[in-house]
Context: one part of a larger RNA
RNA sequence: GAUGAACGCUGGCGGCGUGCUUAACACAUGCAAGUCGAACGAAGUUAUAGGAGAGCUUGCUCUAAUAUAACUUAGUGGCGGACGGGUGAGUAACGUGUGGGCAACCUACCUUUUUACAGGGGGAAUAAUCACUGGAAACGGUGACUAAUACCGCAUAAUAGUAUUACAAGGCAUCUUGUGAUAGGGAAAGGAGUAAUCCGGUAAAAGAUGGGCCCGCAUUUGAUUAGAUAGUUGGUGAGAUAACAGCCCACCAAGUCAACGAUCAGUAGCCGACCUGAGAGGGUGACCGGCCACAUUGGGACUGAGACACGGCCCAAACUCCUACGGGAGGCAGCAGUGGGGAAUAUUGCACAAUGGGGGAAACCCUGAUGCAGCAACGCCGCGUGAAGGAAGAAGGGUUUCGGCUCGUAAACUUCUAUCGAUAGGGACGAAAGAGAUGACGGUACCUAAAUAAGAAGCCCCGGCUAACUACGUGCCAGCAGCCGCGGUAAUACGUAGGGGGCAAGCGUUAUCC
Numbered sequence: 001g002a003u004g005a006a007c008g009c010u011g012g013c014g015g016c017g018u019g020c021u022u023a024a025c026a027c028a029u030g031c032a033a034g035u036c037g038a039a040c041g042a043a044g045u046u047a048u049a050g051g052a053g054a055g056c057u058u059g060c061u062c063u064a065a066u067a068u069a070a071c072u073u074a075g076u077g078g079c080g081g082a083c084g085g086g087u088g089a090g091u092a093a094c095g096u097g098u099g100g101g102c103a104a105c106c107u108a109c110c111u112u113u114u115u116a117c118a119g120g121g122g123g124a125a126u127a128a129u130c131a132c133u134g135g136a137a138a139c140g141g142u143g144a145c146u147a148a149u150a151c152c153g154c155a156u157a158a159u160a161g162u163a164u165u166a167c168a169a170g171g172c173a174u175c176u177u178g179u180g181a182u183a184g185g186g187a188a189a190g191g192a193g194u195a196a197u198c199c200g201g202u203a204a205a206a207g208a209u210g211g212g213c214c215c216g217c218a219u220u221u222g223a224u225u226a227g228a229u230a231g232u233u234g235g236u237g238a239g240a241u242a243a244c245a246g247c248c249c250a251c252c253a254a255g256u257c258a259a260c261g262a263u264c265a266g267u268a269g270c271c272g273a274c275c276u277g278a279g280a281g282g283g284u285g286a287c288c289g290g291c292c293a294c295a296u297u298g299g300g301a302c303u304g305a306g307a308c309a310c311g312g313c314c315c316a317a318a319c320u321c322c323u324a325c326g327g328g329a330g331g332c333a334g335c336a337g338u339g340g341g342g343a344a345u346a347u348u349g350c351a352c353a354a355u356g357g358g359g360g361a362a363a364c365c366c367u368g369a370u371g372c373a374g375c376a377a378c379g380c381c382g383c384g385u386g387a388a389g390g391a392a393g394a395a396g397g398g399u400u401u402c403g404g405c406u407c408g409u410a411a412a413c414u415u416c417u418a419u420c421g422a423u424a425g426g427g428a429c430g431a432a433a434g435a436g437a438u439g440a441c442g443g444u445a446c447c448u449a450a451a452u453a454a455g456a457a458g459c460c461c462c463g464g465c466u467a468a469c470u471a472c473g474u475g476c477c478a479g480c481a482g483c484c485g486c487g488g489u490a491a492u493a494c495g496u497a498g499g500g501g502g503c504a505a506g507c508g509u510u511a512u513c514c
Stems, first nucleotide, its partner, number of pairs: 001513003005510005012383006018376002020341001025339003029336003034079003039076002042073008053062004086294003095219008105211002110207002113205005119154001121152002129144006162183009190199003220266003227257003232254006239247001269291004273284004296317005319330004347373001349372003355369001356367004386416004396407004420455001423449004430441001458503005463484003469498005479486002
């Protein structure tokens, strides 16, 4: 000098930040991922139309089927739940950083991009629904019925991909690129609107974005860890993958790594950065940003452009809860919050107004991301607690050589000022598009008015290092102490007082780093 700090004493205001470093311990409750009716068939409610029928007061009331519109609900279907948010357990590794490579790869949505296409059919379809039925529940079973941008064939299509092959150019070997040939294979969906048109669909090309894989170098401690390794190292072939590869398998060979530290063991997420230092270096990896890993523990795949998936599925385990004992349900290392642990770390708040994200043609809906507010001197910064005048100097305290000295212009007193705080009145920017509407924060910031010195100072130290001294008490006691050391009767070192020094809404102590 520094800190995500804690502790002691003290504490006025504001701005901006920061806030479980310990138990990746266990979690009550609420919320944190939905959306689309302009993909689809239903059901319900309401309104309007309707008028078979009934009542009777004969022109009024009630009402079924039906039609239209709006809204709601579960279901089928689409897109999104792989982002955003959390944590650092594991990991000494191509994990990260940096520089390269893929002639070994993928990429939904996106692009005022380019090209071509969308023909004709189907089902013992299926959920919803209805009927019957099992179960305490969770959740089902059987039969019947129905739709689609759900599903399945057929046709057509290639610059995609497969096999064989010709020519040309290129390269570094397998080859790559371009132009061709033959074979086989191989797409689609409609919706809204009176219409124009708009939104979608299929197959390709290119781009963009995001990812996957490989390599060089760098990346903590221990030799009181010296040998390690059988899918191990390489080859051939088959398989798997988007793709290379012992990634996996069969066979063959016997290799491969290691004192330039293999293997084993300990510790640890890595980096941009942050702290310190003149620098070299040393230390750290909170907040913010990039990458990685994980989601009660262990394993597994499914769906999908993308996961082996925090708020998805299956199995096993521990734990908790419900049960009619047959069986079920759950996962805060999301935001709040609770218990526990700890020296120690906050509200079960407001809003989608802004920024951003998902869905939608849009209106809009969702969003504990985010924007804000609350709590905490935890940190940094700013401001205040008054200003000027005022005595050869009140009272009082302290001390004294009793003369005085000192607190001290300090106070009183006089004259001012009003930042902050308090009161009252007004009152935003953030909101963009022709105009209007739309603000959680917030009646906040800010402005104005009148009034009052009123409401606002402590903490540590005073032997030397080290700025700052006397008196009394105590008497190797009580105590102090970072080091040297003080204290045994005149203690500037203990305790108190007066005085002084330092910093100041803080000041000291402890811990840690340079």
The part of an RNA shown here (small-subunit ribosomal RNA, 5' domain) has 514 nucleotides and comes from an uncultured bacterium. Its mean pLDDT, the model's own confidence on a scale to 100, is 83. RNAcentral holds the full RNA, with entries from ENA and SILVA.